[in-house]
This is a predicted structure of a 463-nucleotide part of an RNA (small-subunit ribosomal RNA, 3' major domain) from a Chloroflexota bacterium. The source organism's lineage runs through Bacteria, Bacillati and Chloroflexota. It was read from a public genome assembly. Its Rfam family is "Bacterial small subunit ribosomal RNA". Its family is annotated with ribosome and structural constituent of ribosome in the Gene Ontology. Its mean pLDDT, the model's own confidence on a scale to 100, is 85.

Context: one part of a larger RNA
RNA sequence: UGACGGGGGCCCGCACAAGCAGCGGAGCGUGUGGUUUAAUUCGUCGCAACGCGAAGAACCUUACCAGGGCUUGACAUGUGGCGGAAAACGGCGGAAACGUCGUCCUCCCGCAAGGGACCGUCAUGCAGGUGUUGCAUGGCUGUCGUCAGCUCGUGUCGUGAGAUGUUGGGUUAAGUCCCGCAACGAGCGCAACCCCCGUGGCAUGUUGUAUCUCUCAUGCCAGACUGCCGAGAGAAACUCGGAGGAAGGUGGGGAUGACGCCAAGUCAGCAUGGCCCUUAUGCCCUGGGCUACACACACGCUACAAUGGCCGGUACAACGGGUUGCCAAACCGCGAGGUGGAGCCAAUCCCCUAAAGCCGGUCUCAGUUCGGAUUGCAGGCUGCAACUCGCCUGCAUGAAGCCGGAGUUGCUAGUAACCGCAGGUCAGCACACUGCGGUGAAUAUGUUCCCGGGCCUUGUACA
Numbered sequence: 001u002g003a004c005g006g007g008g009g010c011c012c013g014c015a016c017a018a019g020c021a022g023c024g025g026a027g028c029g030u031g032u033g034g035u036u037u038a039a040u041u042c043g044u045c046g047c048a049a050c051g052c053g054a055a056g057a058a059c060c061u062u063a064c065c066a067g068g069g070c071u072u073g074a075c076a077u078g079u080g081g082c083g084g085a086a087a088a089c090g091g092c093g094g095a096a097a098c099g100u101c102g103u104c105c106u107c108c109c110g111c112a113a114g115g116g117a118c119c120g121u122c123a124u125g126c127a128g129g130u131g132u133u134g135c136a137u138g139g140c141u142g143u144c145g146u147c148a149g150c151u152c153g154u155g156u157c158g159u160g161a162g163a164u165g166u167u168g169g170g171u172u173a174a175g176u177c178c179c180g181c182a183a184c185g186a187g188c189g190c191a192a193c194c195c196c197c198g199u200g201g202c203a204u205g206u207u208g209u210a211u212c213u214c215u216c217a218u219g220c221c222a223g224a225c226u227g228c229c230g231a232g233a234g235a236a237a238c239u240c241g242g243a244g245g246a247a248g249g250u251g252g253g254g255a256u257g258a259c260g261c262c263a264a265g266u267c268a269g270c271a272u273g274g275c276c277c278u279u280a281u282g283c284c285c286u287g288g289g290c291u292a293c294a295c296a297c298a299c300g301c302u303a304c305a306a307u308g309g310c311c312g313g314u315a316c317a318a319c320g321g322g323u324u325g326c327c328a329a330a331c332c333g334c335g336a337g338g339u340g341g342a343g344c345c346a347a348u349c350c351c352c353u354a355a356a357g358c359c360g361g362u363c364u365c366a367g368u369u370c371g372g373a374u375u376g377c378a379g380g381c382u383g384c385a386a387c388u389c390g391c392c393u394g395c396a397u398g399a400a401g402c403c404g405g406a407g408u409u410g411c412u413a414g415u416a417a418c419c420g421c422a423g424g425u426c427a428g429c430a431c432a433c434u435g436c437g438g439u440g441a442a443u444a445u446g447u448u449c450c451c452g453g454g455c456c457u458u459g460u461a462c463a
Base pairs, nucleotide, nucleotide: 001463002462003460004459005458007457008456009455010454011453012452013451015447016446019411020410021409022408023407026302027301028300029299030298031297032296033295034293035292042053043052064288065287066286067285068284069283070282073126077125078124079123080122081121082120083119084118088103089102090101091100092099093098107116108115109114128277129276131275132274133273137271138270139266140265141264142262144260149188150187151186152185153184154183155164156163157162168179169178170177194254195253196252197251199222200221201220202219203218204217205216225248228242229241230240231239232238304404308363309362310361311360312359313358314357320351321350322349325344326343330339331338332337370401375396376395377394378393379392380391381390417439418438419437420436421435422434423433
């Protein structure tokens, strides 16, 4: 000087408390451990691994396993030799890859010899490796933590390590600001500058409407600054209350992550040093596996019902997406879906009836008209192909489950909770993820305690 303390003081944070909804029990989904397996590819492991890499494993993906094949190689480039335009098509063996036999055809420059592009083959330099090392690395990322800190120049003090500044008194969300002070200044952080939302004005207008000032869309501008009033403080910073206002005292949200810590994570995204393989640890193909299942954990979905289930009627969104795409009307089908073909490169057409809600009816507390697992049958769709191993529909079947031990998670307002919708991935497949809107609470007296953090101080046999 740090780090640490079941030392002290001050102060924060959904940290506790006060509340609301959950998880932990059930069934199912997904991930992980374990076990199994020819293989169940690999990585990730307290917070900060476990719906994580994966924004989508039937083949492909795919890295794993079995079997069948290739060896200058699936891909790049150089040199030398030989043969041929490239390409296309067919026969045979085969699961395919591949092997083998054949058909067809003849590019450009040049009279020719020859040369060139491209292809095949032989040889040689080489290619290739998701093989290893994240403790050799770059880059990127997580985390403490959006926490308020981390430093420097000059000066001063100290033999020196170092200190001072950055401590102190107030204040703030903040090393924010004020005052004081052997310090005076400065940098990276904080804040602001950026984006979205909320109010108004102006302009424009093939969306809206019969039309237009309206709604709406796009752009620009205004507006909020403790500016005004009062109070509290000796002063200042500031705090409390009020007016006006769509909005106050950082208006709400986002982007933005200082010096550093964890030899944190990633050699499998990419790049890259070293090491290793080179008729194989490379490459191709068929099939299988990543989907196994006594079990354990993590994260979710659906429930256990009457604030509910079912039936009929009826209302109101926003974000988005669409040309090998979105797909209307009409018709067929109980339905998934099919036929059909209008419109739309989209404020124009389509996806697109939002759902919870509201009105009426029914069920009457039961393992039920709750719950939907599981299984049988019949179908639909995508795709070369749904057996291993997809999704959906109809009929039948109807399991556990009557609110969950110890323990534990999220959330302070348009939030939690409940409700649906869209998108990316994607041929198909979403209970996941990323967004969007609809309905819309309860509670916070407070900081003793648990967890994490900041500042000062104290002890130390630790560095």